Overview:
This is a predicted structure of a 73-nucleotide RNA (transfer RNA) from Absidia repens. The prediction has a mean pLDDT of 81. Its Rfam family is "tRNA". The family's RNA type in Rfam is transfer RNA. RNAcentral holds the sequence, with entries from ENA and Rfam. Taxonomically the source falls in Absidia (Eukaryota, Fungi, Mucoromycotina, Mucorales).

[in-house]
RNA sequence: GGCCUCGUAGCGAAAUGGAUAUCGCGUCAGACUUCGGAUCUGAAGGUUGUGGGUUCGAGUCCCAUCGAGGUCG
Numbered sequence: 001g002g003c004c005u006c007g008u009a010g011c012g013a014a015a016u017g018g019a020u021a022u023c024g025c026g027u028c029a030g031a032c033u034u035c036g037g038a039u040c041u042g043a044a045g046g047u048u049g050u051g052g053g054u055u056c057g058a059g060u061c062c063c064a065u066c067g068a069g070g071u072c073g
Base pairs, nucleotide, nucleotide: 001072002071003070004069005068006067007066010025011024012023013022018056027043028042029041030040031039049065050064051063052062053061
């Protein structure tokens, strides 16, 4: 340098082109408890790497770019 895969909340994942982007862990608050842990209830946290394009509609399709991994020379 060419090609392939991946990038989504603090971490790990899900999501036929059509919902308010979902789940687990974690965090915070409350209940319970002498305190803590466990358990239960609730809440916060996301420009879906970045910038464009297609579309009535994009996490998903297309282009460019950044980063990670793999492969070929």